A computed fold for a 325-nucleotide RNA from Candidatus Cryptobacteroides sp., annotated as Bacterial RNase P class A. The coordinates come from a structure-prediction model, not an experiment, and the mean pLDDT is 77. Rfam family: Bacterial RNase P class A. Gene Ontology terms of the family: ribonuclease P activity, dimeric ribonuclease P complex and tRNA processing. It is annotated as a ribozyme. A source record names the gene rnpB. NCBI's taxonomy places the organism under Bacteria, Pseudomonadati, Bacteroidota, Bacteroidia, Candidatus Cryptobacteroides.

RNA sequence: AAGGUGGGACGAUCUGCCGCGCUGCGGGAUUUCGGUCCCGGGUGAGGAAAGUCCGGACAGGACAGGGCACCCUGCUGGGGAAAGCCCAGAUGGGAGUAAUCUUAUGGCAUCGUAACAGAAAACAACCGCCUGGCGACAGGCAAGGGUGAAAACGCGAGGCAAGAGCUCACGACGCGCGUCGGUGACGCCGCACGGGUACGAUGUCAGGGCCUGCAAGACCAAAUAUACUGGCAGACGAGGGCUGCCCGCCCGAUGCCAGGGGGUAGGUUGCGUAGAUAAAUGGCAGAUUCAAAAACAGAAACCGGCUUACGGUCCCGCCUUUUUU
Repeated sequence: AAGGUGGGACGAUCUGCCGCGCUGCGGGAUUUCGGUCCCGGGUGAGGAAAGUCCGGACAGGACAGGGCACCCUGCUGGGGAAAGCCCAGAUGGGAGUAAUCUUAUGGCAUCGUAACAGAAAACAACCGCCUGGCGACAGGCAAGGGUGAAAACGCGAGGCAAGAGCUCACGACGCGCGUCGGUGACGCCGCACGGGUACGAUGUCAGGGCCUGCAAGACCAAAUAUACUGGCAGACGAGGGCUGCCCGCCCGAUGCCAGGGGGUAGGUUGCGUAGAUAAAUGGCAGAUUCAAAAACAGAAACCGGCUUACGGUCCCGCCUUUUUU
């Protein structure tokens, strides 16, 4: 220098003019005294306000206590109110030359699966090897071949009829014990033992989990109708129909007034130095950093996370290649 990799910060600022929302702030105008309008002051989106995925707070409902079922999580330590959260670490697998990234990880008594190929996919025997002289057949074997993603530890020596962890040395793996290191997962070393694998589950262990969300919920409260209460009138006819009114005819038990609870419209609150109401947070001009101000994107009750989107700038660590010293 180029390329890569991990982490962090920023997401324009200032000036002038015009405009918008809110305002338990100041002044003025008007008023039916509830408000409405004008001027000024103050204040007004993000790193993700997004997706609404996880957790919480708050609220309502349900709930004596316990169990089953169902769902979620699952290595270790620390942080955190909690989390499918964060940080650091352990062991195994995968990608990369590397920095680094990624993925899995309670346990396996039970049950299931291991396609195709192959004799056999977990009490293996097709070819093969050995013995019975050969064949047939019977018996022994698992080194070699073949199939497969995977074939029952690797390699050497001994051993044997042929062979085989059958035995032994070394090594790998698993499990147990011990020393040492580590808070721990675990690691190093030593000793002893072992040879039936891998994956998964509705099976098992541990921990956690009720349902619904601010359109939750709380308070105030018209018009109309009305539970209930009181008063008055009423079969000596209340009230209604025909009707503009009176008479008349018909029907026949309620009608009027006052009080009044619950609920609706609506309002207030929940609700914050943005705030909600179909909803403001903007526009123009100039300056700034070479130039450009462009990207993703607009709070909707609140908080902590995660995930996803994003033009460009800056800072720090590390790796690879090339060049120079």